This is a predicted structure of a 72-nucleotide RNA (transfer RNA) from Candidatus Uhrbacteria bacterium CG_4_9_14_3_um_filter_41_35. The organism belongs to Candidatus Uhriibacteriota, within Bacteria. It was read from a public genome assembly.
RNA sequence: GGCUUCAUCGUCUAACGGUUAGGACGCCAGGUUCUCAUCCUGGAAAUCGGAGUUCGAUUCUCCGUGAGGUCA
Numbered sequence: 001g002g003c004u005u006c007a008u009c010g011u012c013u014a015a016c017g018g019u020u021a022g023g024a025c026g027c028c029a030g031g032u033u034c035u036c037a038u039c040c041u042g043g044a045a046a047u048c049g050g051a052g053u054u055c056g057a058u059u060c061u062c063c064g065u066g067a068g069g070u071c072a
Stems, first nucleotide, its partner, number of pairs: 001071007010025004018055001027043005048064005
């Protein structure tokens, strides 16, 4: 350099083009407990950047960035 896969809460991971963007762990608050842990309830927290298609894009297309695989 060519081809190819991937990028979503702090971490891991879901999401037929129409979702309040869900779940687990973690975090915070409350309950329980003499205290801690456990357990229960609630809460905050995310779509890599830009452009395009579309009534509507996390999802499709293109470019870029970053990471991985493969060929040379």